RNA sequence: UACGAUAAUAGCAAACUUAGCGAAAGAUAAGGGCGCAAAGCCACGGGCCUAAGGUAUUACCUAUACUACGGCAGCCGGGUUACCGAAA
Numbered sequence: 001u002a003c004g005a006u007a008a009u010a011g012c013a014a015a016c017u018u019a020g021c022g023a024a025a026g027a028u029a030a031g032g033g034c035g036c037a038a039a040g041c042c043a044c045g046g047g048c049c050u051a052a053g054g055u056a057u058u059a060c061c062u063a064u065a066c067u068a069c070g071g072c073a074g075c076c077g078g079g080u081u082a083c084c085g086a087a088a
Stems, first nucleotide, its partner, number of pairs: 003085002011036002016031004021026001034074001040080003044077003047072003053067005
C1' cells in the first nucleotide's frame, strides 16, 4: 500500500416517536437500533428525491407539465483523512 477475524478497543445510527426548522424533499436535537470497517468528510461524474421561485399551457382566483440555484455521502463511482491487526 492493500486486505478485513464470530479478535480487541472505540465509533456511527435505519425505521419509528417527540420537539422545534423548512413550501417540500430533507436536515437538527433527544429517545431508539435496522444495520455499518470508513454508515468519517467533500455534491466532482452518474443516479435518485423535492419544486418554493421561474417558464409553458390553461378554464387565468386554478390545475398540469418542465426546471435546482434545494436535498440524499446509509445508491454507485471518484477525491480526501483516519482506529485496530488474525489470515491470505